[in-house]
């Protein structure tokens, strides 16, 4: 110098191939339930999908550049 992967909610990760409402589990607030506390039910709350920029009616998904973390060649 090259080559491969990964970056998404406060954490831990799906979704990306094959474009169509941004999702789960945990945590975190109420409320219920219990003499309480746990748990356990119900509901809420959190997102420039690393960045910019292009394609398209529409991009977290396609292309391009880039930062960033791993791993392998030199």
């Nucleotide at each position: 110098g090259g080559g491969c992967c990964g970056g998404u909610a406060g954490c831990u990760c799906a979704g990306u191939c094959u474009g169509g409402c941004a999702g789960a589990g945990c945590a975190c607030u109420a409320g219920g339930c219990u003499c309480u506390u746990a748990a356990c039910c119900u509901a809420g709350c959190c997102g420039u999908c690393g960045c910019g920029g292009g394609u398209u009616c529409a991009a977290a998904u396609c292309c391009c550049g880039u930062c960033u973390g791993g791993c392998c060649c030199a």